[in-house]
RNA sequence: CUGGAAUUGUGAGCAAUGGCGUAGAGUUUUCAUAACUUUAUGAGGAAAGUCCGAACUCCGCAGAGCAGUAUACUUCCUAACGGGAAGAUAGAGCAAUCUAUGGAAAGUGCCACAGAAAACAAACCGCUCCGAUUAUAUCAAACUAUAAUCGGAGUAAGGGUGAAAAGGAGGUGUAAGAGACCACCGGUUGUUUGGCGACAAGCAACGCAGGGCAAACCCUAUACGGAGCAAGGGCAAGUAAGAUUAUGGACUUGGUUAUUUUAACGAAGUCGGUUCUUGGCUCGGGAACAUAUAAUCGGGUAGCCCGCAUUAGAGUAGAUUGGCAACAAUUUACCAAGACAAAUCAUUGCUAUAAAUUUAGAGAAAUUUAGAUUUAUACAGAAUUCGGCUUAUAGCAAAUCCAGUUUA
Numbered sequence: 001c002u003g004g005a006a007u008u009g010u011g012a013g014c015a016a017u018g019g020c021g022u023a024g025a026g027u028u029u030u031c032a033u034a035a036c037u038u039u040a041u042g043a044g045g046a047a048a049g050u051c052c053g054a055a056c057u058c059c060g061c062a063g064a065g066c067a068g069u070a071u072a073c074u075u076c077c078u079a080a081c082g083g084g085a086a087g088a089u090a091g092a093g094c095a096a097u098c099u100a101u102g103g104a105a106a107g108u109g110c111c112a113c114a115g116a117a118a119a120c121a122a123a124c125c126g127c128u129c130c131g132a133u134u135a136u137a138u139c140a141a142a143c144u145a146u147a148a149u150c151g152g153a154g155u156a157a158g159g160g161u162g163a164a165a166a167g168g169a170g171g172u173g174u175a176a177g178a179g180a181c182c183a184c185c186g187g188u189u190g191u192u193u194g195g196c197g198a199c200a201a202g203c204a205a206c207g208c209a210g211g212g213c214a215a216a217c218c219c220u221a222u223a224c225g226g227a228g229c230a231a232g233g234g235c236a237a238g239u240a241a242g243a244u245u246a247u248g249g250a251c252u253u254g255g256u257u258a259u260u261u262u263a264a265c266g267a268a269g270u271c272g273g274u275u276c277u278u279g280g281c282u283c284g285g286g287a288a289c290a291u292a293u294a295a296u297c298g299g300g301u302a303g304c305c306c307g308c309a310u311u312a313g314a315g316u317a318g319a320u321u322g323g324c325a326a327c328a329a330u331u332u333a334c335c336a337a338g339a340c341a342a343a344u345c346a347u348u349g350c351u352a353u354a355a356a357u358u359u360a361g362a363g364a365a366a367u368u369u370a371g372a373u374u375u376a377u378a379c380a381g382a383a384u385u386c387g388g389c390u391u392a393u394a395g396c397a398a399a400u401c402c403a404g405u406u407u408a
């Protein structure tokens, strides 16, 4: 200098004029309010997506089981998470680095087409042996050898098909082959050492099931109550004399009235029933029960305050210590918009950055210095709050690492 890898910051500034929201102070006033002056302050790294986790609020005597959902290599961090940090193994890459991650001997299922055969798996071509026939070596017969055809037996080494075909490749052996056998590698089991661990290295034994897919059903382990600031709380207003429908049994106890051996009324208890009970179903628990509950029709009110942030918080910033790091502890300082149809802005001028054109200077050229003109300045907008993930992002800046080339 060129190409690449991964990480971080910023993302406009200043001035003037006018305007808007919140809080404090002051003045005037109609003293309820309203107006004016002044001080301070006012949208992000993602405020987006609503994908996860929580804080907070409310419901549930908050339980058990089944189904369901989510996660899934190891250790650590965290309030927690499907998040973060550091590692392990496998794969890609020359490398920096990136990607993946429970289980396939618990069971079931799928692997198109091609291929003989796709997992309780096999013979299409081929190879070997035996038999028969024909031809040749050979004039004839026999024998022998070679070639072709047919039949039988053996074979899974070689070839073919495919994403994938009974572990690799070397040797012994065989009629020809084959873990049939041998050495090495691979695999399984056991054990030693190192490591918290996932794992790694070594030693020994054993010819050792001959695939893949679980983002197929499934199995294992762990976790899980729900709804959500339109949560929730208070004040005010209104609810027409609203209408209709459905849903109640049995037994016991004793009381009151009437009186007739009985009847009516109301109370308590037990069993049952109905409705409700903030994920589904079952069981259990709880609440209410006719002035009750559920549903339908019709009509009325719906304004303000708190929640709400100048929040005191898993808060922000600095320092020290521990840790590879994520992060933790201690200590010092500080308190950062609060709207409710929704404020945080508009105009002008200058500056900054980038691009294009052009003028002048330096230079062999690439290029560089100064000036002028024009254009542009990304993604985008709080709504209870916080920790993450994902997505969008013009331009500028900072340092780190890898490869190549060149120079000293």
Base pairs, nucleotide, nucleotide: 001404002403003402004401005400007398008397009396010395012351013350014349015348016347017346018345020042021041022040023039024038025037026036027035028034044379048390049389051388052387053386054385055384056228057227058226059225063283064282065281066280068224069223070222071221072220073087074086075085076084077083088101089100090099091098092097102219103218107217108216109213110212111211124159125158126155127154128153129152130151131150132149133148134147135146136145137144167185168184170182171181172180186208187206188205189204190203191202192201193200194199232306233305234304235303242297243296244295245294246293247292249271250270251269252268253267255265256264257263258262273289274288275287276286277285315334316333317332318331319330320329321328322327352377353376354375355374356373357372358371359370360369361368362367